Small-subunit ribosomal RNA from an uncultured organism, 1467 nucleotides, folded computationally. Its mean pLDDT, the model's own confidence on a scale to 100, is 84. The RNAcentral record of the sequence draws on ENA and SILVA.
[in-house]
């Protein structure tokens, strides 16, 4: 600065950034009568008067207009041009001008002709334009005079950086002027005492000339944007000689001759831009900016031109073109606000058509004075910076009121009220400053001039005058808390939190990101924090940003070493002397305006703001000096560098000959039926004889072994032998050269493969292609065939992960090893070994370095020099432009737009169709199963007034439910109730609830009859109905707001922490590792030690046993009894039942192991390596699961979404899935008969003998509250009969029909019996569960639910297997290691096409503007130039005519805006 909300004063300041667009109106430049002719008017005085009027003063020598002079070129506005000596700064000028000022010399002479004005008059719409007369000047014009001056020639001094400069002398030619005004009479003159002027004086102009000072014009060094996708530019161009012009130098012009001048240190050429003191920011360097204030340039509508003048190419003057307004009588004519105001426009946006000349400043005048949108004051605008102020002090019932609350309370809060000041600043009322001081008048005194005491000019004292602002600042008195607070923000960064709406909406956000019902982020309130007459917001510039890095980055993998060389330019560059002094350092001089800034001062009450003084201005010049170092010159010098010498390795680089193995073809022979090819095939070849095999021949190409982190190269590369030519490197000793070097922009040469041109070559392989395979396809991997190309010669291309992802050079910076290729030494029989040394090629490693990986004398470590490159990702190595190419293509190489990231390096997880080990009923090995069938169930569907609800992959689907006919019961559908079916509490009434009976009704209910409190201290209590109020109530949402339980991963072995170390961190380490284990179980080792929750163990149970106990259990012995039976008497020995205990520990032996842990084998024992079985579930996952077990935050409903009641419903049926029963039969099936459990259970209960009935049952009522009775007959199994392989004597569905029983009730909708009926079904498709030992299979039996209803759950024992070599695969889980562009972690990430919308850019037939070029045509105005066609006052000849002489004007030449036409460039 705008904008947005609001605003109280007062001071300084500022105020069109845009449209250099257009402008209405006023006003911004005039002044001089002391330069000059001329001069009114109103008016008023007084005079005449025929009263129409006239006259004369006065106004007034005024106004108004002219000649004429100075000013108008300053002051004041803008920034369009302009990149430029335009600016800034230092210089130069021996190449210049300068009005007005000053200062110093000398003058101001004598003439003369016009003309405006006035005045008559024409013409015109205007503007203007003309004729006659007539006049003045400090307007013009001609002579004299020349101190002087200029020019020429001559003589001749000084000085200088060079061309030259000053100065002086003789001749010669040329060259000036204006007077006004005042006094006064001393000289002169007239007049004459007195006055006057031609006289003398002053002042103030004129003139020649020097000097000054001020201004201004020139030249020049230096400095100061951008773009190379501008690389060439230029012909008056660069220079000369002579000319011509200017004040002045010059190619400024112009004719001739010459052919040159800038440029990579950036010319040209395109964009942008007025330049500087200074401003904004910054620690500084540095960036950005160029308002207001100074200083300098451009510009006045747009372009050209020149007159005037000292000064302009003139902002308020002229001319011409063009655009555009304006007037007009159509003929012509007026105009430029980028001067103050001011209007339209245009914009996000910038004021008064004010006052005054009082002051400061300027133009003019002798002055007085005029002018003066400069100025100097006022308006406007919180636009900026300072300053004040809206009160101050007391005041707790912590008032009312708002908010919030766990309802106690907290806050707003001493805030307010209320009470006691105060008076800034507000309003009245008075009073009232400074800016004022020259100028001038007027009085006085002085110098000076003069003849003078006149007058003048200077000087000094006095008084007198002069104020827009403004009655302003200020100061006093009243008067009264009276008039004066608001914006932002409250997640984090950032100070500063609740509550409520709101539910991914609405809406916020600079950034990261809030909002999907508990939002401190969105919206409001309440709080609270900032800043305050302001506060947010946008914009914009610097900062942070070391993020362009000069100060102070970077280039192995984040962006970033040119593919490699050679070498120009250029940058650097070894040791020693000596000269210079450019660079550097030191002293001095000048200059660096003023303001501003900075320090100290001082003025407005303070501050801002204003004023002194100092320093500063980091810079340029000049000058005197230093001489290390850098530079040059010069002598020198061997260490860098090169040169000679003797020797060495080597796939270095070209040529030419030569070899052999293999390959494919060809011919010929053996010889038969295949081959070839793959995971397996097929396509092919093969009886017209392959493949195999041998003989011979032909052909390209490539060179096995040797061969090595071996060698050579500058990189690319580079492999057979030999020759021949030829580059480079290495060692070692001497000896020459004497810095000769190191880098390298551009330049140049080389540069894989691929691909191109052209000419050959072509066995083999092989892009395209063809075919067969694979596959959902398969334009692809495989396979069978195949053409370019691969090879050779010539020539292009110039690119690759051209990679050590690392540019070259030289120096320093432990080491330890291998190797190649030299030389020394030492040593050995020896080609051995050992030391040490140059050069090379690798590992490993100390300091150091890194982000970190990693690097490490082959550095990525420390240092110097040069190059080259880099600056978020995408677009994009594209686009266009150019440059290269035969082409494909490459070099160069950007925007727009879009995203908040893209990347490196590591860490910890998960993941892998990576790896090692290693577990498990996880495969295999086996046994039964589901899946197909009817049936039970349970889900999803569907259906339905409802078919409540929930659960949903493993972890939902005989789950919640361990029992839906009614109840349950959450639904639905009717019909009631509203303090409620249930709790508490209070206030009122009643005396009763109740309970029986009856009537109604589907009941709930209503009604009616009858019966009807209780304790008391008599105050009351208690209790119960009614009724009113707080509230109950809610299987209603939310399990993603929770508690609590619960599943799964998982009975998996894991899962952490202190402390130590280690890493910039994350994290590691510990826990890895070798072993062992069921186990992170134990051992050992270890930068770790030690702990904790998991493991196991303690608990339960089971197995063996020992003591103790002894009924209702037992029953060997004793003895009694009976048809039998522990039935009795005992008894504790057994069984068993309980309690409490013992065993089992790798303890023992052997082997294996590291002398460990441990494993294997034994042995003993009822059991043997955790005997079996349970319970027991880390850290954690799955926002699992549950608001329907409960418990609960919030929301919701409250005559209902509470609560009762009758019915119905959950039980429905085209299907579809789970989990199961029973089966398909003969190992069965059905009949008879017989054997043997184990755990449970039981009073509203279990129910027995007996008897009825086939049977379900039933009558019945014994025992039993249970080791005692009962339930209760175990089945399977044994033996004996029957069945004969079939839809049956399997198989039981379904139906039908008669009953049982439970219950108030078996219609929807219970079991269960008996009889008839007698369905699917013949071992079940893909596929998938279960189980490893007393299991698995298969038998029954018993509980809980429970009035009844079990194929379901839980539990119990009877018969009772098979298999497992193992760990390749499958799934799942540990550990350890990799890799990773995943971390919501592979159910992840992610790519591309295509289809719509929509934005940006690039091509594009085209179209339309802009700019600046060249080439011509036209050519105003005008300036020069040329002309004698007209005209001519001053000067000269002439008596004159009249000529001359200059001038006008006409006419024309050169140049020349503007316009036109053609071209082509850039935007």
């Nucleotide at each position: 600065a705008a904008c947005g909300c609001u605003g109280g004063c007062g001071g300084c300041g500022u105020g069109c950034c845009u449209a250099a667009u257009a402008c209405a109106u006023g006003c911004a430049a005039g002044u001089c009568g002391u330069g000059c002719g001329a001069g009114a008017a109103a008016g008023u005085a007084c005079c005449c008067u025929u009263c129409g009027g006239g006259g004369u003063g006065c106004a007034a020598g005024u106004a108004c207009a002219g000649c004429g002079g100075c000013a108008a070129a300053c002051g004041g506005g803008u920034g369009a041009g302009u990149a430029a000596c335009a600016c800034g700064u230092a210089a130069g000028g021996a190449a210049u001008c300068u009005g007005c000022c000053c200062c110093c010399a000398a003058a101001u002479u004598c003439g003369g002709a016009a003309u405006a004005g006035c005045u008559c008059u024409g013409c015109c719409a205007a503007c203007g334009c003309g004729g006659a007369a007539u006049u003045a000047a400090u307007g013009c014009c001609g002579g004299a005079u020349g101190u002087g001056g200029u020019c020429a020639u001559c003589c001749a001094g000084u000085c200088g950086c060079a061309u030259g400069g000053c100065a002086g002398g003789a001749u010669g030619a040329c060259u000036a002027a204006a007077g006004a005004u005042g006094a006064c009479c001393u000289c002169u003159u007239c007049g004459u005492u007195u006055g006057a002027a031609a006289g003398u004086u002053a002042u103030c102009g004129u003139u020649u000339g020097g000097g000054g000072a001020u201004g201004a014009g020139c030249u020049u060094g230096c400095g100061g944007c951008c773009c190379a996708u501008u690389a060439g530019c230029u012909u008056g161009u660069u220079g000369g000689u002579g000319g011509g012009g200017u004040a002045a130098c010059g190619g400024c012009c112009c004719a001739c001759c010459a052919a040159g001048g800038c440029g990579a240190c950036g010319a040209u050429g395109g964009g942008u831009a007025g330049c500087c003191a200074g401003c904004c920011u910054g620690a500084g360097a540095g960036g950005g900016c160029g308002a207001u204030c100074g200083g300098c340039c451009a510009c006045a509508u747009u372009g050209g031109g020149a007159c005037u003048g000292a000064g302009a190419u003139a902002c308020g003057g002229c001319c011409c073109a063009g655009a555009c307004u304006c007037c007009u009588a159509c003929g012509g004519g007026a105009g430029g606000c980028a001067g103050c105001a001011g209007u339209a426009g245009g914009g996000a946006a910038u004021u008064u058509u004010g006052c005054g000349c009082a002051a400061u400043g300027g133009a003019c005048g002798a002055a007085a004075g005029u002018c003066u949108g400069a100025c100097g004051c006022a308006g406007c605008a919180a636009c900026g910076c300072c300053g004040c102020g809206u009160g101050a002090g007391u005041g707790a019932u912590g008032a009312a009121g708002g908010u919030u609350u766990u309802c106690g309370g907290a806050u707003c809060g001493u805030a307010a009220a209320g009470c006691u000041c105060u008076g800034u600043u507000g309003a009245g009322u008075g009073g009232g400053a400074a800016g004022a001081a020259a100028c001038g008048u007027c009085u006085c005194g002085g110098c000076g001039u003069u003849a003078a005491u006149a007058u003048c000019u200077c000087c000094g004292a006095g008084a007198c005058c002069u104020g827009a602002c403004g009655g302003u600042a200020c100061c006093a008195c009243u008067c009264g808390a009276g008039g004066a607070a608001g914006c932002c923000c409250c997640g984090g960064c950032c100070a500063a939190c609740u509550a409520c709406g709101u539910g991914c909406c609405a809406g916020c956000a600079g950034c990261c990101g809030c909002g999907g019902u508990a939002a401190u982020a969105c919206g409001u309130a309440g709080g609270g924090g900032g800043c305050g007459a302001g506060c947010g917001u946008u914009g914009u510039u610097c900062g942070g940003a070391a993020u362009c890095a000069c100060u102070g980055g970077g280039c192995g993998u984040a962006a970033a070493g040119g593919g490699a060389g050679u070498g120009u330019a250029g940058g650097c560059g070894g040791a020693a002397a000596a000269g210079c002094a450019a660079g550097u350092c030191a002293g001095g001089a000048g200059u660096g305006u003023a303001a501003u800034a900075u320090a100290c001062g001082g003025g407005c009450u303070c501050a801002a703001c204003c004023c002194g003084u100092a320093g500063c201005u980091c810079g340029c010049u000049c000058u005197u000096g230093a001489u290390a170092c850098u530079g040059u010159u010069u002598u020198u010098c061997u260490u860098g560098a090169g040169u000679a010498g003797u020797g060495g390795a080597g796939a270095g680089g070209g040529a030419g000959a030569u070899g052999g193995a293999a390959u494919u073809c060809c011919a010929g022979g053996u010889g038969u039926a295949g081959c070839g090819g793959u995971g397996g095939a097929a396509u092919g070849c093969g009886u017209a004889g392959a493949u195999a095999u041998c003989u011979g021949g032909a052909a390209g190409a490539a060179c096995a072994c040797c061969a090595g982190u071996a060698g050579c190269g500058a990189a690319g590369g580079c492999g057979a032998u030999c020759u021949c030519c030829u580059g480079g490197c290495c060692a070692c000793a001497u000896a020459c050269u004497g810095a000769c070097g190191c880098u390298g922009a551009g330049g140049c040469u080389c540069g894989a493969a691929a691909g191109c041109g052209u000419g050959g070559g072509g066995a083999g392989c092989a892009a395209a292609c063809a075919g067969g395979a694979u596959u959902a396809g398969a334009u692809a991997c495989c396979c069978u065939g195949g053409u370019a190309g691969u090879c050779c010669g010539c020539g292009c291309c110039g690119u690759a992960a051209a990679c050590g992802g690392u540019g070259g050079g030289c120096a320093c910076u432990a080491g330890a090893u291998a190797u190649c290729g030299g030389g020394a030494g030492a040593u050995u029989c020896a080609g051995u070994u050992c030391u040490u040394u140059c050069g090379g090629u690798g590992u490993c490693g100390c300091a150091g370095u890194u982000a970190a990986c990693g690097c490490g004398a082959u550095a990525a470590g420390u240092g110097c020099c040069c190059c080259g490159c880099c600056u978020g990702g995408g677009g994009a190595g594209u686009a266009c432009g150019u440059c290269c190419g035969c082409a494909a293509g490459g070099g160069u190489g950007a925007a727009a737009c879009u995203c908040a990231a893209a990347g490196g390096a590591g860490u910890u997880g998960a993941c892998g169709g990576g790896g090692g080990c290693c577990c498990g009923c996880a495969c295999a090995a086996g046994c039964g199963g589901u899946g197909g069938a009817g049936c039970a169930u349970g889900u999803g569907g569907u259906u339905u007034a409802a078919u409540u609800c929930g659960a949903u992959g493993a972890u939902a689907c005989g789950c919640g439910a361990g029992a839906a006919a009614c109840c349950u019961u959450a639904c639905c559908a009717g019909g009631g109730c509203u303090u409620g079916a249930c709790a508490u509490a209070a206030g009122c009434a009643u005396g009763a609830c109740g309970g029986u009976u009856g009537u109604a009704g589907a009941g709930a209910u209503a009604c009616a009859g009858c019966u009807u409190c209780u304790c008391u201290u008599c105050g009351g209590a208690g209790u119960a109905u009614g009724u009113u109020u707080a509230c109950a109530g809610g299987u209603g949402c939310u399990g993603c707001a929770u508690g609590g339980c619960u599943g799964u991963c998982g009975u998996c072995a894991g899962c952490u922490c202190g402390u130590g170390c280690u890493g910039u961190g994350a994290a590691g380490u510990g826990u890895u590792g070798g072993g062992u284990u069921a186990a992170g179980u134990c051992c050992c080792g270890c930068a770790a030690c030690g702990a904790g929750c998991g493991c196991a163990a303690c608990c339960c149970u089971u197995g063996c046993u020992g003591u103790c106990u002894g009924u209702u259990g037992c029953c060997a012995a004793c003895a009694g009894g009976u048809a039998a039976u522990g039935c009795u008497g005992g008894g504790g020995a057994c069984u068993c039942g309980g309690a409490c205990g013992g065993u089992a520990c790798u303890g023992c032996c052997g082997g294996u192991g590291a002398c460990a842990a441990a494993c294997c084998g034994g042995a003993g024992g009822a059991a043997g390596g955790u005997g079996g079985g349970g319970a027991c579930g880390a850290c954690g996952u799955c926002a699992a699961g549950u608001c329907a077990u409960c418990a609960u935050g919030g929301c919701c409903c409250u005559u209902a979404u509470g609560u009762c009641c009758u019915g119905g419903g959950c039980u429905a049926c085209a299907c579809a899935c789970g989990u199961g029963c029973u089966a398909c039969a003969a190992u069965g099936g059905u009949c008879g008969g017989u054997a043997c459990a184990g755990a449970g259970c039981g009073a509203a209960g279990c129910g027995a003998a007996a008897c009825c009935g086939c049977g379900a049952g039933g009558u019945a009522g014994a025992g039993c509250a249970a080791a005692u009775c009962g339930c209760a007959g175990a089945a399977a199994g044994c033996c004996g009969g029957u069945c004969c392989c079939a839809g049956u004597u399997c198989g039981g569905a379904u139906u039908g029909a008669a009953g049982u029983c439970u219950g108030a009730a078996a219609c929807c909708c219970g079991a269960c019996u008996u009889c008839a009926u007698g369905a699917a079904g013949g071992u079940g498709g893909a596929a998938u569960c279960g189980c490893u030992a007393g299991u698995a299979a298969u038998c029954g039996c018993g509980c809980a639910u429970c009035a009844g209803c079990a194929u379901g759950g839980c539990g119990c024992g009877g018969u009772g297997a098979a298999u497992a070599u193992g760990u390749u695969c499958c799934c799942g889980g540990g550990c350890c290691u990799u890799g990773u562009a995943c971390a919501c972690a592979c159910c992840g990430c992610c790519c591309g096409u295509c289809a719509c919308a929509c934005c940006a850019c690039c091509c594009g037939a085209g179209u339309u503007g802009g700019g600046g070029g060249u080439a011509c045509c036209c050519g105003a105005a005008g300036u020069c130039g040329c002309u004698c066609g007209u005209c001519u006052a001053a000067c000269c000849a002439g008596u004159a005519a009249u000529g001359g002489g200059g001038g006008a004007c006409g006419g024309u030449g050169c140049c020349g805006a503007a316009g036109g036409u053609a071209u082509g460039c850039c935007u």